The RNA shown here (c-di-GMP-I-GGC riboswitch aptamer) has 85 nucleotides and comes from a soil metagenome. RNAcentral holds the sequence, with entries from MGnify. The prediction has a mean pLDDT of 82.

RNA sequence: UCGAUAAAGGCAAACCCGUCGCGAGGUGGGGGCGCAAAGUCAUGGGUCUGCAUUUGACAUGCACGCAGAUCGCCAGACUGCCGAA
Numbered sequence: 001u002c003g004a005u006a007a008a009g010g011c012a013a014a015c016c017c018g019u020c021g022c023g024a025g026g027u028g029g030g031g032g033c034g035c036a037a038a039g040u041c042a043u044g045g046g047u048c049u050g051c052a053u054u055u056g057a058c059a060u061g062c063a064c065g066c067a068g069a070u071c072g073c074c075a076g077a078c079u080g081c082c083g084a085a
Stems, first nucleotide, its partner, number of pairs: 002083002010035002015030006033072001039078003043075003046070006
């Protein structure tokens, strides 16, 4: 590099309760859908949230700006257990 009906393990979706946050969401406990990196990093995209601007009779929508979220969305970077095929 690769990924087993192997071995030792690991992580923990949805949902529920507590808690933080305007929110996306984070976090502790329970729980277990799944994961061979479902370990870490917000670097490039995607998606999501908040605010602002613009247009404007009103409403809706698009684009743009700022600040965030998501690594269990994809890619990239770094690190890691085992050793069948």